Context: one part of a larger RNA
Molecule: large-subunit ribosomal RNA, domain I
Organism: Ruminococcaceae bacterium OttesenSCG-928-O06
């Protein structure tokens, strides 16, 4: 110093575990907000620094329930309180709830600062303290009101609303590029991702100027399926229906206008016209309008009672002993015994029968859902057909775009800008250029549950899903760190069944340690289950 062998030490691999996660089904739940949300700040504990509750009535007050013996949170300790006159602890409702924040009296570097008006409290008075109310903006009404005489514009004042948040899901606006096309520019990506506005528990969409083909269908939505067809395409890449069938759900209805009636308003000498606005009347089986009939068949949405039920605490809940090994039986071995219960956790090892619970039963003062069913509201009808109505800068065209599966194409249908512009039910629209014919449908007005899309959140459960370098970034942390800053963003889990967490002694300044005790285990001693390898150290054997 090499090798080989024993022991030790660093280290943390690996094995076993789960407090966390992933990822999905099946119900629920689906908005929050000026009555001040969501997010925070800073408070509050007998002692209190983080977390968690809570708010100057501050780990909490009141009430109604539930439950029954210990309790004052995570989390000891001491100490000092509550509780069978029912606490703690679960539910329901109310109370209270600083400051900041849309923030909203002004201002502001958020959580501070500074008013002003009523009231009311203290003061001799002034400071000061408490309540209330004060912000824009739209809108609706009333008052008022210049220049400029009527008005108008602005101003006052009430009164309603909005603002702002929310994982994704949803509607509009806007919108790309890598890429693909083996380059690439039409094209593709892709109307996608990213920007913006809104909305709701869903959102759009919806009750035919639809399709269909001479036979019918009968509003939207969603899934199959037609079909990778028909078609479109530098006829390259690719892009891609609809007609029809199956199915899910079902649900349809309201204005304007004619007509009739009123308040007002204007024009006129009047008669009368005209405008506006409110009621009734009507809504495409047209309807006013006439003649007849006549109050019930039915009705998603509303509104009221309301049998019943469902959620928000809970209760009942069956059946095991022995015996040996062990530190400990729930494993052995003996004989038992309940199951509508032999899911599952957990008890010192592997329990149907020990505990929690399971499987079946049963509950609710309150809140809050759903509702069978009554009642309020609404509510069709037949015949005729002279006239009056039945959505204008609106259909449609011209030029340019854009969306339709369609890329200008023969391009119809739809949408938008420009520039033209009808008809009037004898009308008009559509059937993929465009014409006849024939069929069909009523534009230019509004609403509309279900069937569907999502899961931030609540309840059960499932996994040839992970087991601490995995699984979420977090076994919690958006922490500690980084960074002006937008934003980036960790690491760490495991003594023991039970602290029994090692009193006493002895060495040491201390740390450590050796007794002793504890424990089944103490090379299970808090640097704590196992405890590999590198790497260190110490013994030895052999070789040098």
């Nucleotide at each position: 110093g090499g090798c080989g062998c024993a022991g030790g030490g660093c280290g943390a691999a690996u094995g076993c575990c789960u407090u966390g996660g992933c990822a999905c089904u099946g119900g629920g739940a689906g908005c929050c907000g000026a009555a001040g949300a969501a997010a925070g700040a800073c408070g509050u504990g007998a002692u209190a620094a983080g977390c968690u509750g809570c708010g100057a009535u501050a780990a909490g007050c009141c009430u109604c329930g539930g439950g029954g013996a210990g309790g004052a949170g995570c989390a000891a300790a001491u100490a000092u309180c509550c509780a069978u006159u029912g606490a703690u602890c679960c539910g329901g409702g109310g109370a209270u709830u600083u400051c900041u924040g849309a923030a909203u009296g002004g201002g502001g570097a958020a959580a501070c600062c500074c008013g002003c008006a009523u009231g009311g409290g203290g003061u001799c008075a002034u400071g000061c303290c408490c309540a209330u109310g004060c912000a824009a903006c739209a809108u609706a009404c009333a008052c008022u009101g210049a220049a400029u005489c009527c008005a108008u514009a602005g101003g006052u004042g009430u009164a309603u609303g909005u603002g702002g948040g929310g994982a994704a899901c949803c509607g509009c606006c806007u919108g790309a590029a890598c890429u693909g096309a083996a380059a690439c520019a039409u094209c593709u990506a892709a109307g996608u991702a990213g920007g913006g506005c809104g909305a709701g528990g869903a959102a759009g969409a919806g009750a035919a100027a639809u399709c269909a083909a001479c036979c019918g269908a009968g509003a939207u939505u969603c899934c199959g399926u037609a079909a990778g067809u028909a078609g479109u395409g530098g006829c390259g890449a690719g892009c891609g229906a609809a007609c029809g069938c199956g199915g899910a759900a079902g649900a349809g209805g309201c204005c304007a206008a004619a007509c009739c009636g009123g308040c007002g308003g204007g024009a006129g000498a009047a008669a009368u016209c005209c405008c506006a606005c409110c009621g009734g009347g009507g809504u495409u089986c047209g309807g006013a309008c006439c003649g007849c009939a006549u109050u019930u068949a039915g009705g998603a949405u509303c509104u009221g009672c309301a049998a019943u039920u469902g959620u928000u605490a809970g209760c009942c809940g069956a059946a095991g002993u022995g015996u040996a090994u062990g530190g400990g039986a729930a494993g052995g071995c003996a004989c038992a015994c309940c199951g509508a219960a032999g899911a599952a956790g957990g008890u010192g090892a592997g329990a149907g029968u020990c505990c929690u619970g399971u499987a079946g039963g049963c509950g609710a003062a309150a809140a809050c859902g759903a509702g069978a069913g009554c009642a309020g509201c609404c509510g069709a009808g037949c015949g005729g057909u002279a006239u009056c109505c039945a959505g204008a800068g609106u259909a449609c065209g011209g030029c340019c775009g854009g969306a339709c599966a369609c890329g200008u194409g023969a391009a119809a249908c739809c949408c938008g800008g420009u520039c033209g512009g009808a008809a009037c039910a004898u009308g008009g629209g559509g059937g993929g250029a465009c014409c006849a014919c024939c069929c069909u449908c009523c534009a230019a007005g509004c609403c509309u549950a279900a069937a569907u899309a999502c899961u931030a959140c609540c309840c059960a459960g499932u996994g040839a899903c992970c087991g601490a370098u995995a699984g979420c970034g977090u076994a919690u942390a958006g922490u500690a760190c980084c960074g002006u800053g937008a934003g980036g963003g960790a690491a760490a889990g495991g003594u023991g069944a039970a602290a029994a967490g090692g009193a006493c002694c002895c060495c040491g300044g201390g740390a450590g340690g050796g007794g002793a005790g504890u424990g089944a285990a103490a090379u299970a001693g808090a640097a704590c289950c196992u405890g590999a390898a590198a790497c260190c150290c110490u013994g030895u054997g052999c070789c040098u």